[in-house]
RNA sequence: GCGCACACCUCGGGGUGCCCCAUGUCGCAAGACGGAAGGGCUGAGAUGCAGCGAUGCGGACCCGUCGAACCUGAACCGGAUCAUACCGGCGGAGGGAAGGUGCUGGCCCAAGGC
Repeated sequence: GCGCACACCUCGGGGUGCCCCAUGUCGCAAGACGGAAGGGCUGAGAUGCAGCGAUGCGGACCCGUCGAACCUGAACCGGAUCAUACCGGCGGAGGGAAGGUGCUGGCCCAAGGC
């Protein structure tokens, strides 16, 4: 001097499902619709407020080109489950958001010494 990882700062990207259930509505009934409070499943994360809704603004979490965070394909295919974007395939497919500072291990160079 360089400097993976890592840490920090600022900025940015992203997702937020499925199921149970009261009052209620329809119905002769069976049942269907609906879904509050609360509960359950997976996960890092399924949350708050506003809105008729689309969506917006936050919080936590994850990810930022070494890019499977996340999206498209996809109301996809196979396997589980009460059910699901639950698991896998798809996927050596496509897309997808960055700069700085510090710097260990380490690497390189110079001076000097032997």
TPP riboswitch aptamer (THI element) from a Paracoccaceae bacterium, 114 nucleotides, folded computationally. The model forms 96% of the base pairs in the Rfam consensus. The prediction has a mean pLDDT of 78. It was read from a public genome assembly, where an Rfam model found it.